[in-house]
Context: one part of a larger RNA
RNA sequence: GGACGAACGCUGGCGGCGUGCCUAACACAUGCAAGUCGAGCGGUUUGGUGGUGGGUCUGACUCACUACCAAAUAGCGGCGGACGGGUGAGUAACACGUGGAUAACCUGCCUGACAGACCGGGAUAACGCCGGGAAACUGGUGCUAAUACCGGAUAAGCUCUUAAGCCCGCAUGGGGGAAAGAGGAAAGGGGAAACCCGCUGACAGAUGGGUCCGCGGCCCAUUAGCUAGAUGGGGGGGUAACGGCCCACCAUGGCGACGAUGGGUAGCCGGCCUGAGAGGGCGAACGGCCACACUGGGACUGAGACACGGCCCAGACUCCUACGGGAGGCAGCAGUGGGGAAUCUUCCGCAAUGGGCGCAAGCCUGACGGAGCAACGCCGCGUGAGCGAAGAAGGCCUUUGGGUCGUAAAGCUCUGUUGUUGGGGACGAAGAAAAUGACGGUACCCGACGAGGAAGCCCCGGCUAACUACGUGCCAGCAGCCGCGGUAAGACGUAGGGGGCGAGCGUUGUCC
Numbered sequence: 001g002g003a004c005g006a007a008c009g010c011u012g013g014c015g016g017c018g019u020g021c022c023u024a025a026c027a028c029a030u031g032c033a034a035g036u037c038g039a040g041c042g043g044u045u046u047g048g049u050g051g052u053g054g055g056u057c058u059g060a061c062u063c064a065c066u067a068c069c070a071a072a073u074a075g076c077g078g079c080g081g082a083c084g085g086g087u088g089a090g091u092a093a094c095a096c097g098u099g100g101a102u103a104a105c106c107u108g109c110c111u112g113a114c115a116g117a118c119c120g121g122g123a124u125a126a127c128g129c130c131g132g133g134a135a136a137c138u139g140g141u142g143c144u145a146a147u148a149c150c151g152g153a154u155a156a157g158c159u160c161u162u163a164a165g166c167c168c169g170c171a172u173g174g175g176g177g178a179a180a181g182a183g184g185a186a187a188g189g190g191g192a193a194a195c196c197c198g199c200u201g202a203c204a205g206a207u208g209g210g211u212c213c214g215c216g217g218c219c220c221a222u223u224a225g226c227u228a229g230a231u232g233g234g235g236g237g238g239u240a241a242c243g244g245c246c247c248a249c250c251a252u253g254g255c256g257a258c259g260a261u262g263g264g265u266a267g268c269c270g271g272c273c274u275g276a277g278a279g280g281g282c283g284a285a286c287g288g289c290c291a292c293a294c295u296g297g298g299a300c301u302g303a304g305a306c307a308c309g310g311c312c313c314a315g316a317c318u319c320c321u322a323c324g325g326g327a328g329g330c331a332g333c334a335g336u337g338g339g340g341a342a343u344c345u346u347c348c349g350c351a352a353u354g355g356g357c358g359c360a361a362g363c364c365u366g367a368c369g370g371a372g373c374a375a376c377g378c379c380g381c382g383u384g385a386g387c388g389a390a391g392a393a394g395g396c397c398u399u400u401g402g403g404u405c406g407u408a409a410a411g412c413u414c415u416g417u418u419g420u421u422g423g424g425g426a427c428g429a430a431g432a433a434a435a436u437g438a439c440g441g442u443a444c445c446c447g448a449c450g451a452g453g454a455a456g457c458c459c460c461g462g463c464u465a466a467c468u469a470c471g472u473g474c475c476a477g478c479a480g481c482c483g484c485g486g487u488a489a490g491a492c493g494u495a496g497g498g499g500g501c502g503a504g505c506g507u508u509g510u511c512c
Base pairs, nucleotide, nucleotide: 001512002511003510004509006508007507008506009505010504013381014380015379016378017377018376019374020373021339026337027336028335030334031333032332035079036078037077040076041075043073044072045071046070047069048068049067050066051065052064053063054062055061086292087291088290096216097215098214099213100212101211102210105209106208110205111204112203114201115200116199118152119151120150121149127142128141129140130139131138132137158183159182160181161180162179166175167174168173188197189196190195218264219263220262225255226254227253230252231251232250233249235247236246237245267289268288269287270286271282272281273280274279294315295314296313297312298311317328318327319326320325345371347370348369349368353367354365355364356363357362384414385413386412387411394405395404396403397402418453419449420448421447422446423445424444428439456501457500458499459498460497461482462481463480467496468495469494470493471492477484478483
């Protein structure tokens, strides 16, 4: 000098774009953050229309049943809750980066092409009845539906066994395969219909992932030896898949000064800062990957999880309780307490983009789009412009002549950025017609008013740009280093003047 997610002191007009718990992965009140589908299913409720029956002073009215229509939706069922959002605790590891391998693998929804959906069955929630419990909830019994569940049939292709002959490879090996045997599928819904949305098997693609390997990136040797599933084997189990991943048996190996093991520290990268570069430091925001979700463990479901707003167990903590037993997990968005030098609104909207569900209409979406707060940062603008005295008043200095603040002010003439106010008023919203904007009556445009509301901070001994006076008297104080202050201090304090930067200026911390 540059840089910062900064903080502190003094000061503070506006706008645009960014950024904003670096500390306690401390504890959390409250609200919201993941639902959706009635075009899978049976019910239920409400309203309407028609019909039948009853009551009735048969006009009206009312009740029950029934059919249809519309709306709603607790339950069963489907898809989604594995995405999106947060955090950096752990991790020195194939976690990450990069380059490969998979002849050792999986992939819902989507795309293409192929083949199919036949016949049956038994349940169960909802609901009714009875019961237990303070509650959370829960038991029994009876009825019922399905794109829920189960059995049978069929099998082009698929899987398994046997397998002729063929082709290929970098090892294990891979591809294709006549034939024989064995095994295994399916679901309907909407529509007047055409047809549409779904369902099953198998192939290919796309996308997303799993696994393995080479190489690369911290400190300590004042850590030198480490290791029993440990190293390997054939066999078995397990997995989508290789593997000591797991298991029994057998062998006795494996790693290490090319730093094993141990300890400390740390999420990694694209990148960011600095530097001429080499390098050094860092890993906020944005993007990719990983890990975690009160702490520890576990599996279930599923195409996918060992699952932040799912389940079970244990623990700590908080809350409710009728003391028997229950409920909870902000490292989602806001917000609270606490810690701290320090870090924001319990805001608006689904209008846009994107996501889930749905044929759709649409619903949901604290993702997101915006607004709010904060000079926290970067950038831009303003706080006025011209004229105006050999120079007012006043301040300061003075050799008392004067010098300086100083064209500075006043005064005169203007301008209108900004400000205030009035009027107009968007783009963002689409393929076409219509509709649809949170931001927002915002940006922007026009008019009016009016210099009016808008400058400070640090420094002036040398380094280093900027000097005098007074006060003080080794006191009070200053200080980054050298050093100033003990009676004329350009170094302390104040004033005048000056220098620097400017809505900022200084200080502190950290890195180069």

Record summary:
The part of an RNA shown here (small-subunit ribosomal RNA, 5' domain) has 512 nucleotides and comes from an uncultured bacterium. The RNAcentral record of the full RNA draws on ENA, Greengenes and SILVA. Its Rfam family is "Bacterial small subunit ribosomal RNA".